The prediction has a mean pLDDT of 84.
This is a predicted structure of a 1521-nucleotide RNA (small-subunit ribosomal RNA) from a bacterium.
RNAcentral holds the sequence, with entries from ENA and SILVA.
[in-house]
RNA sequence: AUGAAGAAUUUGAUCCUGGUUCAGAAUGAACGUUGGCGGCGUGGAUGAGGCAUGCAAGUCGAACGCCAGCAAUGGCGUGGCGGAAGGGUGAGUAAUGUAUGGUUAACCUGCCCUUGAGUGGGGGACAACACCUGGAAACGGGUGAUAAUACCGCAUAAGACCACAGUAAGGCAUCUUACAGGGGUCAAAGCCUUCGGGCGCUCAAGGAGGGGGCCAUAUCGUAUCAGCUAGUUGGUAGGGUAACGGCCUACCAAGGCAACGACGCGUAGCCGGUCUGAGAGGAUGGUCGGCCACACUGGGACUGAGACACUGCCCAGACUCCUACGGGAGGCUGCAGUCGAGAAUCAUUGUCAAUGGACGCAAGUCUGAACGUGCGACGCCGCGUGUGGGAUGAAGGCCCUUGGGUUGUAAACCACUGUCAGGGGGAAGGAAUAAGCGUGUAACCCACGCGAUGACUUAUACCCCAGAGGAAGUGACGGCUAACUACGUGCCAGCAGCUGCGGUAAUACGUAGGUCACGAACGUUAUUCGGAAUCACUGGGCUUAAAGGGCGCGUAGGCGGUUUGAUAAGUUACGGUUGAAAUCCGGCGGCUCACCCGUCGAACUGGCCGUGAUACUGUCGAACUGGAGGUGCGGAGGGAUGCGUGGAACUUGUGGUGGAGCGGUGAAAUGCCCAGAUAUCACAGGGAACACCGGUGGCGAAGGCGACGCAUUGGCCGCAAUCUGACGCUGAGGCGCGAAAGCAUGGGGAGCGAACGGGAUUAGAUACCCCGGUAGUCCAUGCCGUAAACGAUGUGCACUAGGGAGAGGGUGGGUCCUAACUCACUCCCUCCCCAAGCAAAAGCGUUAAGUGCACCGCCUGGGGAGUAUGCUCGCAAGGGUAAAACUCAAAGGAAUUGACGGGGGCUCACACAAGCGGUGGAGCAUGUGGUUCAAUUCGAAGCAACGCGAAGAACCUUACCAGGCCUAGACAUCAGGAUGUAACCGGCAGAAACGUCGGCCAACUCGCAAGAGAAAUCCUGUGCAGGUGUUGCAUGGCUGUCGUCAGCUCGUGUCGUGAGAUGUCGGGUUAAGUCCCAUAACGAGCGAAACCCCUGCCGUUAGUUGCUACCGGGUCAUGCCGGGCACUCUAGCGGGACUGCCUCGUAAGACGGAGGAAGGUGGGGACGACGUCAAGUCAUCAUGGCCCUUACGGCCUGGGCUACACACGUGCUACAAUGGGUGGUACAAAGAGAUCCGAAACGGCGACGUCAAGGAAAUCCCAGAAAGCCACCCCCAGUACGGAUUGAAGGCUGCAACUCGCCUUCAUGAAGCCGGAAUCGCUAGUAAUCGCGGGUCAGCCAUACCGCGGUGAAUAUGUUCCUGAGCCUUGUACACACCGCCCGUCAAGCCAUGAGAGCCGGUUCUAUCUAAAGCCGUUAGCCCAACCGUAAGGGGGGCGGCGUCUAGGGUAGGGUCGGUGAUCGGGGCUAAGUCGUAACAAGGUAGCAGUAGGGGAACCUGCGGCUGGAUCACCUCCUUU
Repeated sequence: AUGAAGAAUUUGAUCCUGGUUCAGAAUGAACGUUGGCGGCGUGGAUGAGGCAUGCAAGUCGAACGCCAGCAAUGGCGUGGCGGAAGGGUGAGUAAUGUAUGGUUAACCUGCCCUUGAGUGGGGGACAACACCUGGAAACGGGUGAUAAUACCGCAUAAGACCACAGUAAGGCAUCUUACAGGGGUCAAAGCCUUCGGGCGCUCAAGGAGGGGGCCAUAUCGUAUCAGCUAGUUGGUAGGGUAACGGCCUACCAAGGCAACGACGCGUAGCCGGUCUGAGAGGAUGGUCGGCCACACUGGGACUGAGACACUGCCCAGACUCCUACGGGAGGCUGCAGUCGAGAAUCAUUGUCAAUGGACGCAAGUCUGAACGUGCGACGCCGCGUGUGGGAUGAAGGCCCUUGGGUUGUAAACCACUGUCAGGGGGAAGGAAUAAGCGUGUAACCCACGCGAUGACUUAUACCCCAGAGGAAGUGACGGCUAACUACGUGCCAGCAGCUGCGGUAAUACGUAGGUCACGAACGUUAUUCGGAAUCACUGGGCUUAAAGGGCGCGUAGGCGGUUUGAUAAGUUACGGUUGAAAUCCGGCGGCUCACCCGUCGAACUGGCCGUGAUACUGUCGAACUGGAGGUGCGGAGGGAUGCGUGGAACUUGUGGUGGAGCGGUGAAAUGCCCAGAUAUCACAGGGAACACCGGUGGCGAAGGCGACGCAUUGGCCGCAAUCUGACGCUGAGGCGCGAAAGCAUGGGGAGCGAACGGGAUUAGAUACCCCGGUAGUCCAUGCCGUAAACGAUGUGCACUAGGGAGAGGGUGGGUCCUAACUCACUCCCUCCCCAAGCAAAAGCGUUAAGUGCACCGCCUGGGGAGUAUGCUCGCAAGGGUAAAACUCAAAGGAAUUGACGGGGGCUCACACAAGCGGUGGAGCAUGUGGUUCAAUUCGAAGCAACGCGAAGAACCUUACCAGGCCUAGACAUCAGGAUGUAACCGGCAGAAACGUCGGCCAACUCGCAAGAGAAAUCCUGUGCAGGUGUUGCAUGGCUGUCGUCAGCUCGUGUCGUGAGAUGUCGGGUUAAGUCCCAUAACGAGCGAAACCCCUGCCGUUAGUUGCUACCGGGUCAUGCCGGGCACUCUAGCGGGACUGCCUCGUAAGACGGAGGAAGGUGGGGACGACGUCAAGUCAUCAUGGCCCUUACGGCCUGGGCUACACACGUGCUACAAUGGGUGGUACAAAGAGAUCCGAAACGGCGACGUCAAGGAAAUCCCAGAAAGCCACCCCCAGUACGGAUUGAAGGCUGCAACUCGCCUUCAUGAAGCCGGAAUCGCUAGUAAUCGCGGGUCAGCCAUACCGCGGUGAAUAUGUUCCUGAGCCUUGUACACACCGCCCGUCAAGCCAUGAGAGCCGGUUCUAUCUAAAGCCGUUAGCCCAACCGUAAGGGGGGCGGCGUCUAGGGUAGGGUCGGUGAUCGGGGCUAAGUCGUAACAAGGUAGCAGUAGGGGAACCUGCGGCUGGAUCACCUCCUUU
């Protein structure tokens, strides 16, 4: 010393990186809404733009002359002092500035203070004035007169100054100081007086205060400004100045500055301070204070103590004004004020009362300095708008589940108080003193006392009076972020700081109620700091997020081993000095408090000086050997360069053999070949590359290096001694090396092979594949200088557990004669695993990404962009360096869970295969699409719509269409009224609905009755009914599907920062997450299984309608009848099967067997986990919202849903002989039946009809089962197959068979001879085949659907492939999850930007011309009072002339910056445009970076490279056994 907070936003979720945004404080602010009072502050930040008007610097008569006036007094001029202060502003200025500290031995200083000395005596003018005169004016001109504290000589000179020589002392040097000497030069002014004196003047010395100069340090951005500089740097001499100095001039020399940033460009006044911040910092410089600069713009000097002068002068320029056109005047960045510009900043105010300034002896005058007042919520601080009580929790508002809740003690009402404002009255302080008087004093201008004077002020503070009276808003309310509901709106209108809200239930828009926050304010905008550790000194990083230079050598620089001495620069201690005041902080005090103010202290973290200390660092010296290096002896190696040599392969040529193809691919074709290829043999030529060895093996700094030999050469390692003695590490710039491609020149050219040609593939194929093929690849020389130049890991040194393996050395040991092998230790190199530690994680881990040190390089959100521009390198290609506008809220890393893959493994399924039968072809049936139509109602749409909703469309159904009708309605409820009404029967018109007429004339409850009531109908009325209208993407319910697939989860524990993981994985096993074993898991739940139903065996119970062995009776015959209930059967209850036994296996379990009716879930069914598909259904039903209401509701007739060029699905019947036909004959199960099933009998060829027994059913009936079996016929043909179609005649149902029913008989006799691509079902009582029944139903378009039984197969080697699924694993840029994501051209709109023939402007430089005023220099012309001189004249001065310099202006040429520009280029952004599909999975040709060529485009191809490639195999290594 008192001080440190975070949040939102990338994802399905997570951790990290990283940006964006917010919460805080502040302001000379502005804007919006609102506004009671006071105090203290504060107010042109923009156009340093222009300014009307007034004021802002005068004063002195005690310096002097004159004028007016009787005078008081006023005025003009000379003269003095002051106008260099005060006041304003910040344009310029990056250092001529400022800050801090020094220095001046290189300087000046009016007024003031102290001290010393003096103040004598003369002279000549000039204003005002007078007269004349010019001019419009401003302003002059001439002549004449005159005073001074104006001006000029002379005297005096302590002293000062100048030069000289001397002594002494001091200083780093030039020099300085002191003393004495003689020589030269140089002063003055008077005025007033109370006569005491006072004010002045001159010279000199000192002081104070003020100023000038110099030095050090500090002081913004930009290197896309890297070189700058001729007075430049220094010297000599001179000039100039108060003074040093290139400050200036001449001459001489050639220097000076710069990477510690010169020069240039941009920006900017600097500081004390202010804001922020925990601090360190960052930002800032308004008010107040210090310094500087400027004063219309530029230049210049004059005067003066001081200026190159804000309200002075001269000149030039721009602008404004006056003018008689000749000429003049002006400068608010003083105070007010005005215009302009702007988001924006005040009164044309009072007074010198106080404070201060100028002048004056003074009175006093002047003072827009200052003090006051006014205006502005601009800021800070303070006060008020009441206080207490008051529940029926009033009314009103809002919400509501209609009960209530809330506004809310809030109000009303009762009792009080009196601040502020208001009214009236009283009433401080700011005032201290001047002249003068008095006292003290020797005296005084010193002290004390008396003693004019107030702008503010019509005042106020403060005190008194009355009355709750006059005084509250603003913003917000999804999250961050405190605060919620209703209505309106409907991706509209709008909101928004970020994230994001709004597409019909918006706490996010608008309004209202309520709530929250602050409050005379509250929000918004802008800006600064903070949060932001997001430039990181305090206090960050660089393997993969942005970030290690491609590699080395080395300069500057930075850093540097051990011992010792010296020194004292850094460092440190103490002391001195400074760090102005104000501010900040603390104490105390004054305004009622506070803001504010006073006073004291502390602080001002800094600078400088002095004196000490000496551990560390530095410097100098001496030494050391551990760092580093050298010598010697050995060693390994694809290290480099040059020269030479070799064999295999390839290709070419020649010749031989040979004779039809070769080649190539997924398949082909182009191509080669009877002119003889390919193949094969021999010989010859040529170029390039070096198989095997070969290895996470070697070497090299990296790039890179691979046959063999020779020559030259670099580095490394080991061993033993020895030498040098810190010689070291790093390394900005610099230099060198640097794959491939590429470039230049000249060679070479076998193979390969960008481009190119051809053939394929394809929708296309500028590709992938194939056939050719040029540059190139190779060599020499020279360029280029880049790569995923990678370990994505800079270099060096040190330290910090181990284990394994390999390469090269050394020492010792073992086997041993060597060689070889092997063991231990050791040095070095390389690879792998792991501890601690680190890391966001993945991972790294003695070869660190651990722990430290030294140095270098690099990063700071994504895109724009490694681009533009500039510079630079290059022959070019291009490289290096390297932005901005604009745009987004992300971009990204690692890991997690899923999903997906034209990834992998394991496993399953009628998934394939093996089989059997189908579909697709025919005819017909049925559904759908399409088309048509007045309507062909609607829905269902891959699997999972399509014989589906519909288990029955002629009317009805019916929702559709046409026409005719109704309007409280066909249906519900309520109110009022009416009625022997309703119902039933009949007539008429009409297509019917409906209208109309008539008949019948009943009945409930209470009551004796009258009557009343209820029901029913009608009429009227109003809330309403009604809707198959819409939304299945608002919903409930129900359903489909993955899938009867084996999965889906939880608790506790454990692991992980976390999402999550584990469990649930692994080894087995199973139909199964079934079970077993193992195991950081242990358990549990929903699923699976089981429990339930049917079926298969047995037992038991019960026997009618069932059964009939046995007994009896009866019949042509039959359980027909009486017994009977044994059997079958029926239907209740039980039993039975569990891998229990044998074998194998640890077990789970498996194979086989035994027993058994049944054997490994016996067969079948019901049963469907968490979830998926916004799956289906608003037309079953229910239901929110919306819509219709004489219609989108309701009734009726007719029509339509049955249409028909066509396409598809599902079926039936067939194509025939395993068949068809005829006759005979056998055996089921399960069902249905009263408006029903209907026997028997009779009629009909038949459909069917008539009559009618029995049956609400184990009783009667439907009911004949059919295939089968037994016979016979048919004899392979469009048939004795097939039956469509059509004709005729009938039957049945029904109000009605035309559109549009079914059945029967006769006749007719179509297509079709087994079905292309493709595709479906089925694993056993299954497929196939055969018939039977039922529901719906008047009837039926049923060949459908749901059931039932009869006959009754084949095949499965198996899991490569297709499909689907499960588990494990892998990749991912997907998570709306591959129907994903996503790239580029083209087209459209908008935006910013680059290039651009140029054009315009700013700024600056060089050269040159011209040149005002002015200083300086010079001067032959002209002029002149003071002094000298008798006079002439001299001295001196002025004007004029000339010259140097020079503002400004002109000309020429550059640099740089900005604006604009036809057109061109790319870039960014923009719900649904075009073309393709490049990338993400092996992304369907792995991808990527470099380079080169090509192409609509993404891209493709070549070359060498990388893994940031999947998959399989192999090798090596590691771990375990």